[in-house]
C1' cells in the first nucleotide's frame, strides 16, 4: 500500500432486527472465625477508542481518524 477482524467496568468479555448497559473475575464493605485464608451476602464501578451524520431514540447504522492483531504483495 491493499484487505479483513477488533477496541464496551481495574482484567476477560456478552450485549438478537437501533429503545434506558450485563456477566464472571479482582477490589470494598458486612456475616462466620481467637485470627487469616475460604465460604456467604451487599452495595459501588463504564457519556461504550475520538469526531461527525442518520434517526423521535445509535454500543449497535453510515463516514472519516487513532491503536492493536491477522492476511497478501
Nucleotide at each position: 500500500g491493499c484487505c479483513g477482524a477488533a477496541a464496551u467496568a481495574g482484567c476477560u468479555c456478552a450485549g438478537c432486527u437501533g429503545g434506558u448497559a450485563g456477566a464472571g473475575c479482582a477490589a470494598u464493605g458486612c456475616u462466620u472465625u481467637c485470627g487469616u485464608a475460604a465460604a456467604g451476602c451487599a452495595g459501588a464501578g463504564g457519556u461504550c477508542g475520538g469526531g461527525a451524520g442518520u434517526u423521535c431514540g445509535a454500543a449497535u447504522c453510515u463516514c472519516c481518524c487513532u491503536u492493536u492483531c491477522g492476511g497478501c504483495u
Transfer RNA from a bacterium, 73 nucleotides, folded computationally.
It matches the Rfam family "tRNA". It is annotated as a transfer RNA. Rfam links the family to the GO term triplet codon-amino acid adaptor activity.
The sequence was found in a public genome assembly.